The prediction has a mean pLDDT of 87. This is a predicted structure of a 1522-nucleotide RNA (small-subunit ribosomal RNA) from a Gemmatimonadota bacterium. The RNAcentral record of the sequence draws on SILVA. Rfam family: Bacterial small subunit ribosomal RNA. Lineage of the source: Bacteria > Pseudomonadati > Gemmatimonadota.
RNA sequence: AGAGUUUGAUCCUGGCUCAGGACGAACGCUGGCGGCGUGCUUAAGACAUGCAAGUCGAGCGAGGGUAGCAAUACCCUAGCGGCGGACGGGUGAGUAACACGUGGAUAACCUGCCUUUCGCACCGGGAUAACACCUCGAAAGGGGUGCUAAUACGGGAUAAGCUCACGGGGGUGCAUGCCUCUGGGAGAAAAGGCGCUGCAAGGCGCUGGCGGAAGAGGGGUCCGCGGCCCAUUAGCUAGUUGGAGGGGUAACGGCCCACCAAGGCGACGAUGGGUAGCCGGCCUGAGAGGGCGACCGGCCACACUGGAACUGAGAGACGGUCCAGACUCCUACGGGAGGCAGCAGUCGGGAAUUUUGCGCAAUGGCCGCAAGGCUGACGCAGCAACGCCGCGUGAGUGAAGAAGGCCUUCGGGUUGUAAAGCUCUGUUGCCCGUGACGAACGGCGAGAUCAGGAAAUGGGUCUUGUUUGACGGUAGCGGGAGAGGAAGCCCCGGCUAACUACGUGCCAGCAGCCGCGGUAAUACGUAGGGGGCGAGCGUUGUCCGGAUUUAUUGGGCGUAAAGGGCGUGUAGGCGGUCUGUUAAGUCAGAGGUGAAAAUCCAGGGCUCAACCCUGGAACUGCCUCUGAAACUGGUGGACUUGAGUGCUCUAGAGGGCAGUGGAAUUCCCGGUGUAGCAGUGAAAUGCGUAGAGAUCGGGAGGAACACCAGUGGCGAAGGCGACUGUCUGGGGAGCAACUGACGCUGAGGCGCGAAAGCUGGGGGAGCAAACGGGAUUAGAUACCCCGGUAGUCCCAGCCGUAAACGAUGGGUACUAGGUGUGGCGGGUAUCGACCCCUGCCGUGCCGGCGCAAACGCAAUAAGUACCCCGCCUGGGGAGUACGGCCGCAAGGUUGAAACUCAAAGGAAUUGACGGGGGCCCGCACAAGCAGCGGAGCAUGUGGUUUAAUUCGAAGCAACGCGUAGAACCUUACCAGGGCUUGACAUGUACUGAAGUCUCUAGAGAUAGGGAUGUGCUCCUUCGGGAGAGCAGUAACACAGGUGGUGCAUGGUUGUCGUCAGCUCGUGUCGUGAGAUGUUGGGUUAAGUCCCGCAACGAGCGCAACCCCUAUCGGAUGUUGGCAGCGUAAAGACGGCCACUCAUACGAGACUGCCGGUGACAAACCGGAGGAAGGUGGGGAUGACGUCAAAUCAUCAUGCCCCUUAUGUCCUGGGCGACACACGUGCUACAAUGGCCGCCACAGAGUGAACCGAGCCCGCGAGGGGGAGGAAACCACCAAAGGCGGUCGUAGUUCAGAUCGCAGGCUGCAACUCGCCUGCGUGAAGCCGGAGUUGCUAGUAAUCGCGGAUCAGCACGCCGCGGUGAAUACGUUCCCGGGCCUUGUACACACCGCCCGUCACACCAUGGGAGCUGGUAACACCCGAAGCCGGUGAGCUAACUCGUAAGAGAGGCAGCCGUCGAAGGUGGGGCCGGUGACUGGGGUGAAGUCGUAACAAGGUAGCCGUAUCGGAAGGUGCGGCUG
Repeated sequence: AGAGUUUGAUCCUGGCUCAGGACGAACGCUGGCGGCGUGCUUAAGACAUGCAAGUCGAGCGAGGGUAGCAAUACCCUAGCGGCGGACGGGUGAGUAACACGUGGAUAACCUGCCUUUCGCACCGGGAUAACACCUCGAAAGGGGUGCUAAUACGGGAUAAGCUCACGGGGGUGCAUGCCUCUGGGAGAAAAGGCGCUGCAAGGCGCUGGCGGAAGAGGGGUCCGCGGCCCAUUAGCUAGUUGGAGGGGUAACGGCCCACCAAGGCGACGAUGGGUAGCCGGCCUGAGAGGGCGACCGGCCACACUGGAACUGAGAGACGGUCCAGACUCCUACGGGAGGCAGCAGUCGGGAAUUUUGCGCAAUGGCCGCAAGGCUGACGCAGCAACGCCGCGUGAGUGAAGAAGGCCUUCGGGUUGUAAAGCUCUGUUGCCCGUGACGAACGGCGAGAUCAGGAAAUGGGUCUUGUUUGACGGUAGCGGGAGAGGAAGCCCCGGCUAACUACGUGCCAGCAGCCGCGGUAAUACGUAGGGGGCGAGCGUUGUCCGGAUUUAUUGGGCGUAAAGGGCGUGUAGGCGGUCUGUUAAGUCAGAGGUGAAAAUCCAGGGCUCAACCCUGGAACUGCCUCUGAAACUGGUGGACUUGAGUGCUCUAGAGGGCAGUGGAAUUCCCGGUGUAGCAGUGAAAUGCGUAGAGAUCGGGAGGAACACCAGUGGCGAAGGCGACUGUCUGGGGAGCAACUGACGCUGAGGCGCGAAAGCUGGGGGAGCAAACGGGAUUAGAUACCCCGGUAGUCCCAGCCGUAAACGAUGGGUACUAGGUGUGGCGGGUAUCGACCCCUGCCGUGCCGGCGCAAACGCAAUAAGUACCCCGCCUGGGGAGUACGGCCGCAAGGUUGAAACUCAAAGGAAUUGACGGGGGCCCGCACAAGCAGCGGAGCAUGUGGUUUAAUUCGAAGCAACGCGUAGAACCUUACCAGGGCUUGACAUGUACUGAAGUCUCUAGAGAUAGGGAUGUGCUCCUUCGGGAGAGCAGUAACACAGGUGGUGCAUGGUUGUCGUCAGCUCGUGUCGUGAGAUGUUGGGUUAAGUCCCGCAACGAGCGCAACCCCUAUCGGAUGUUGGCAGCGUAAAGACGGCCACUCAUACGAGACUGCCGGUGACAAACCGGAGGAAGGUGGGGAUGACGUCAAAUCAUCAUGCCCCUUAUGUCCUGGGCGACACACGUGCUACAAUGGCCGCCACAGAGUGAACCGAGCCCGCGAGGGGGAGGAAACCACCAAAGGCGGUCGUAGUUCAGAUCGCAGGCUGCAACUCGCCUGCGUGAAGCCGGAGUUGCUAGUAAUCGCGGAUCAGCACGCCGCGGUGAAUACGUUCCCGGGCCUUGUACACACCGCCCGUCACACCAUGGGAGCUGGUAACACCCGAAGCCGGUGAGCUAACUCGUAAGAGAGGCAGCCGUCGAAGGUGGGGCCGGUGACUGGGGUGAAGUCGUAACAAGGUAGCCGUAUCGGAAGGUGCGGCUG
């Protein structure tokens, strides 16, 4: 620091996802040791049990115990009394608040214990608990009578000082005020205990008490500032805001009360709702920031829920009290008791969180003079890998690279120095031993010393001795044995580090995103191997990061999401030039504060680290003081350039009102006039003989204003278009007289706002949603046509939206130019106007810098800057729901969530496509000729059938195709019969030569037998042995498979297409995909060539080179030829090689020449010459690629499958079936013909198991026989045609299917199932519907011939020649193709994409009669405890009076009242849950209907609105161009 993911690819936008870190975690697998931390995040749910706050006998009385004879000493207990229980500990419910943080204020306050200091402590008194007795009660608990003490209670005295009121004086503050001096007056204190000494009185010491003053620490209160979400919460408020008075408090205050006034808060967010303890800090981050608020520390709040006060220095009190409520427990039913959010622990909840431990040794707290007691604070231990840190599970050596595993191309590779083995070490664990620091106090003993004192006790300081450890026999240390006890988890497709095998077969499964899995899965599962981390590793959840993806740092808004429809203007924000002043902002210096801990730096302590300690820095903040004055702000003064005013000139469809005009449409009346008009792609509906349309005249009425008219004008936008008048807004130019910053923007607000629509009233010519009709169509709720109502128009009032668009908010300034145009001005020139130069305002185009993802923008910015407003933050859900506001309604505005997707998008690129365009080809159409489609037959295919009808081929480009030959064989199929190392290959062993002939059984394969044969090569001791080939037997390796996969492959082939294309290098352009070149202008059959050009070259294609053919030449003449000569009458022979021909070799044609056109080019047109002329004709030759095209059955081949069978052999059958359907052919339908007779003329081939002549036989197929021929020699060997005859339009003398009979040939064998012949039979068929094929010249058509295969079988195929046409105007249309261009939402590429209803399943959600729960208020009722107030005839020790009785003062109970929690009643608010039914939405491999959109998407699309329709949608009106 980035990466993956939208596309065929690219750039951008944009979301999603990942890699990092963190955690009070949990879950899965695994688990050796130690240190330091941490451990109910949920039910502030409920709690059994124990413990968590007591202590003091030196305050008091009493009781008891122990020791002692006793005095006495010591100890214990409840009670009175004191101090403490307001701390410590827990929790986070509540709280959005002065609760917290921070800084201030308190002149408005309090403060027990502690420290310092000053002063004081005198005298009486009356009770009461304990206790005793009686008594009530189950208990808890009381009641009565009687006794008693105090540091308990009460009274009096005293008052340095204190408090209060009053009088006088001084000082001080911004101020309310405060401080201080003084006078007299009033008021308020106390407590003792212990020790020493002493007979005592007393004295002394210690401690406690009271009153002041101060300190420290702690608190109360007030204020500034700061820190959550929702505006779909916008208004809130009656003690409310203030006043003056009173009450209350420690204290200010409406805190409370009566009275008076009517205020107070709020867009700088009041009120309401939701959520939440706040902070130091913690996590993350480069930082800014974001998230969090466990542990530790500070503050707050709470203590079962709610309320209340008492006591007290302090509480509205966790382990106190009272009341109410809920719950639990006890009960004798009358009543009682309780509060773990203390430490443990239990149940419950939950994914989840520990021991009912030890100790007060340390630190700290309370009490005490002290000893000491108490202390679940705390210190420790236990449990838990929950986290962090450290250590270990061994080290060295060790190649036969062991065995085993896995893979393998079978060679090997890998695990792997890994192991074993050898040599060592001893951390940790284990055993044995030793053994701390933490402990210093304090106490006690001894000693020294000091102050004071008469002395003593006592006190201070120091020394010494002794005593105190839960952890713990722990840490540490020493010794011992021994490699001995100690490794797992996740991952290995990309991101992301790590690959193979097997299994599985869109199954099972994986998955963070992209995505894997449908038979070769590095993605599933397992294994081997590898990578990562390691006592852990993964997963899940959450947070930050990456995310500049909320953008202050640090984003955007023309087309990606995003500029408000437009103005006006309030608040607010921002603001020109000069100058004085101020000092709020700002800056500087200083002071205070910013607790500690944490973080960081340095140093130190545990062996290191984690952890801990010390010091520093930092804590970016706040406050105070002082200073500076540039900038911003405040304030004073001035200025004129911003802005405005004035004056002069000026353009204009700017707006309102009133009036006027002509053209046209329609209608009405009248005239003329007759049969049609209208309408369309074509029609029909419609109108018209009742007189239309046409035409002329007259009239009515409404709406709109042709030409002018212009990327012209005006307006803020919507918008505005005849003319005139009138009222009125804004703008521009010029002048520089006036004002003197008066400005810009503008949340809310207010106004304007196309069309459609609404209300009321008018109006209504044309047009025209809806509607009716006619067409079109599969349908046609549309497009087209005929009609037609709202509406369109006017007035008044609503609505408030549009693609309200420049998809571009407003203002100001600055930043090259060029060229139009509207308005005004200046200059030059002129008599004047133009032209020309120039300034300003407006409006266009082009273009540079710059900007931009690109497209593009470019002084009218999308550039450079500043100011202000609006808006955006992935797509869908959805501009929907709910709520609010507005509206008569339609609806508008504001505007979510659940759920769902991994994208949705923008621009540009290359293709492909278009019922887009341009140019151009091709038998593509057209023009022709012959066919096919109809018939019969042949053949192939589908289908069907079958035991099998083997398999493949499937639009073109499968179908007379693989098959250039299925009776057996072939053969792959079926039935049956056999074989199992096999029909075939290699290896081993044994036997036998091999082979030939033959018999039996059998359908055959096969089985059994007989005869014959002993070979060949080498060695030899001559007995024999070995080997090769062949055959047989045996076992095992293996063979074999036309079994599967052509979607695992090689090879081969088809096709686009013999179409003219396809690319590369370098350069250049572009961010890039890519472009350029290859486009353009010409030209060509051609990317053929020329020219031009940021391209220059090159490659594969084209062409040429190759073959055949057309002409000629020389050469060679046999087997070829024969003009002349001889023989002869067969070129047979002599001869010859002229000719034909053959063979090979050459020549020839190149737009070379001429004319024209063209650009002076390329080239084209015409011509000459020539056998041939513009590639002469034909062939071979097939670029980059496309179709997962075809073929595993030609062959080869990976993998899978079969192995007495899916192999192999045999017999027979099938591949030949037959209701049908299609393709390809043959033969015909006849007279341009059929038949008969006679007569001609080829080429190219083939021939030895072959071709086979003449001759003979047969009607014929053929047979007999066999000359010649391995071929320019012999043979196969022509037909159409010519001549003559016949038939005469007829299902025929056409046609020949079918069937019968008789034959021939091949072959082991023609039944299934061959070909041919003769005789007989004589079907369909009389030229073929829709549609469709071939062919442009030696072509089509027609005629026969040959060859391959082959025993035989050809209408097929491959070739050959004979005869031999017609037509092409032309490129509009169909098909295919090439180039350029355009649009695109396509890229599997139009056989594409894609919309909506309906049906089904699932999911979330709105409405919903209601039902139900929660919550905060309101009104009223009731009203506990308690405080306060009143009363107080009952009760009453202290004080007063009184001898007393008694009275009084004071107090209490009780009662009354205010307030008052819970409760009750009521109507509403808000928020949930649920709900028959219902609405839409989302999602879901293969459902239905249509075809709306994307190409002019076949009616251009889209926006707003209205209306109609199964649905997409259609139509009207206005708008936009995307």